A computed fold for an 84-nucleotide RNA, annotated as c-di-GMP-I riboswitch aptamer. It was read from a public genome assembly, where an Rfam model found it. The coordinates come from a structure-prediction model, not an experiment, and the mean pLDDT is 85.

RNA sequence: AUAUGUUAAAGGCAAACCUGUUGAAAAGCAGGGACGCAAAGCCAUGGGUCUAAGGUCGCAGUACUAUGACAGCCGGUUACCGUA
Numbered sequence: 001a002u003a004u005g006u007u008a009a010a011g012g013c014a015a016a017c018c019u020g021u022u023g024a025a026a027a028g029c030a031g032g033g034a035c036g037c038a039a040a041g042c043c044a045u046g047g048g049u050c051u052a053a054g055g056u057c058g059c060a061g062u063a064c065u066a067u068g069a070c071a072g073c074c075g076g077u078u079a080c081c082g083u084a
Stems, first nucleotide, its partner, number of pairs: 002084004012037002017032006035072001041077003046074002048070003054065003057061001
C1' cells in the first nucleotide's frame, strides 16, 4: 500500500420502548434502556425514503410541492485493531 473480518485486545456506537424538552409534522436533543452494528464515524451537491407548516390548483383531495428531515436504505469518503 492492497485485500479482508475467522479468533483476540483496547475500546466505540445504541433500535424498540419510557421520561423530559424543541418542532406544524417528519424528526432532533438530554437521561434511562440494548435490538443490533467492523465504519451504526462523516457527507442530505447522487439515487431513495419520511413529513407538508407555508405555498399551488380552487372548493377537490388519501392532491401536488422542501426551503424541513432520515447516514441504523443504497452510494460516496476517511479511519482503529486483527489477519493475509

The model forms 95% of the base pairs in the Rfam consensus.